[in-house]
RNA sequence: UGAGUGGGCCGAGCAGUCGCCGGCUGAGAUAUGCCGGAGGAAAGUCCGAGCAGGACAGGGCACGGUGGUGGCUAACGGCCACCCGGGGUGACCCGCGGGAAAGUGCCGCAGAAAAGAUACGGCCUAUGGAUCGGUUCGCCGGUCCAGGUAAAGGUGAAAUGGUGCGGUAAGAGCGCACCGCGACGGCGGUGACGUCGUCGGCAGGGCAAACCCCACCGCCUGCAAGACCAAGCAGUUGUCAGGUCGGCCCGGCCGAUGGCAACGGGUAGGUCGCUUCCUUUCGGGGAGAGCCGGCUGGUAACGGUCGGUCAAGUUAAAUGACUGCUGCCCGGUGAGAAUCGGGAACAGAACUCGGCUUACAGGCCCACUCGUUUU
Numbered sequence: 001u002g003a004g005u006g007g008g009c010c011g012a013g014c015a016g017u018c019g020c021c022g023g024c025u026g027a028g029a030u031a032u033g034c035c036g037g038a039g040g041a042a043a044g045u046c047c048g049a050g051c052a053g054g055a056c057a058g059g060g061c062a063c064g065g066u067g068g069u070g071g072c073u074a075a076c077g078g079c080c081a082c083c084c085g086g087g088g089u090g091a092c093c094c095g096c097g098g099g100a101a102a103g104u105g106c107c108g109c110a111g112a113a114a115a116g117a118u119a120c121g122g123c124c125u126a127u128g129g130a131u132c133g134g135u136u137c138g139c140c141g142g143u144c145c146a147g148g149u150a151a152a153g154g155u156g157a158a159a160u161g162g163u164g165c166g167g168u169a170a171g172a173g174c175g176c177a178c179c180g181c182g183a184c185g186g187c188g189g190u191g192a193c194g195u196c197g198u199c200g201g202c203a204g205g206g207c208a209a210a211c212c213c214c215a216c217c218g219c220c221u222g223c224a225a226g227a228c229c230a231a232g233c234a235g236u237u238g239u240c241a242g243g244u245c246g247g248c249c250c251g252g253c254c255g256a257u258g259g260c261a262a263c264g265g266g267u268a269g270g271u272c273g274c275u276u277c278c279u280u281u282c283g284g285g286g287a288g289a290g291c292c293g294g295c296u297g298g299u300a301a302c303g304g305u306c307g308g309u310c311a312a313g314u315u316a317a318a319u320g321a322c323u324g325c326u327g328c329c330c331g332g333u334g335a336g337a338a339u340c341g342g343g344a345a346c347a348g349a350a351c352u353c354g355g356c357u358u359a360c361a362g363g364c365c366c367a368c369u370c371g372u373u374u375u
Base pairs, nucleotide, nucleotide: 001371002370003369004368005367006366007365008364009363010362012326013325014324015323016322017321018320020037021036022035023034024033039346043357044356046355047354048353049352050351051222052221053220054219063218064217065216066215067214068082069081070080071079072078083097084095085094086093087092098213099212103211104210105207106206107205120153122149123148124147127146128145129144130143131142132141133140134139161179162178163177164176165175166174180202181200182199183198184197185196186195187194188193226272227271228270229269235263236262237261238260239259240258243257244256245255246254247253248252276286277285278284279283288310290309291308292307293306294305295304296303297302328343329342330341331340332339333338
């Protein structure tokens, strides 16, 4: 200096002015003041938890999920380390990575044949038969049929181990060597697995993101969970008035309607859940799978300990706007200093955490790899 690999981080800063939400804030209102006020993903809602309600003796079935090994963690489908397979010169990356000899099923098109198979073209004619020709009568040659074969060809994602030599009529693990595979044993490793040796001619190819089998995990629903208060209307009961209407010719009685009160259920609506608790808002103390740093154990994920630090809380939903200066990016002018114009992403809390995944203008840092050049 060119091209890359892995990881971490920032997501403009400062000042002024005007606003918005919450708290201090009380029975309520207003003003002033003080304090706090989005993210690395607040997102998707895909996993795992807390929490809440329902169900539930225990266990099993069914159903769903996970799936190399060891570890971490509250837990996980997350993370770390390693193994195996694949890719890359390399740093490094990718893998839904248990079982196909329990059983069932599937393997389109092409191809002869798609699984305990078969022979299309091909090769062979050793063997058997028919027939023709020759013959030195021993046989030899041709054609056809039966037959042998799976080497080479062709098909396919895949064709019943691969390469080579021998062998044979032609061939074939038929024999041998090496590779692969399987079984057993030794050694190393907690283990996945690796490695070495001996033996076996070698076995029914693939698909389990098909059913299925094995091991392990899992009750269901989610803050619109759930708890409390509770208008209006309707209902039930009691009581008051004897007003109005109806039934009988009238009285009288009965029924309906009306006023008031009570009752339980419960809609609208509201409060809590909700943003940490006690104390008085200060100050202090406790709690937190919170964050940061030191020390420490561990290769690491992570753990222990000490110190410091932190806290949005709304309900159609606040967290903003403008101005100035500085910084960043792009373009123009300029030798430069500088100056002019433009731009700044993805997105936005809604009970709370741990992950994963996805989106993101522009920029910074660390470690490493492969080149090139110079010393």
Predicted 3D model of a 375-nucleotide RNA (Bacterial RNase P class A) from Anaerohalosphaera lusitana.
Its mean pLDDT, the model's own confidence on a scale to 100, is 77.
The source organism's lineage runs through Bacteria, Pseudomonadati, Phycisphaerae, Sedimentisphaerales and Anaerohalosphaera.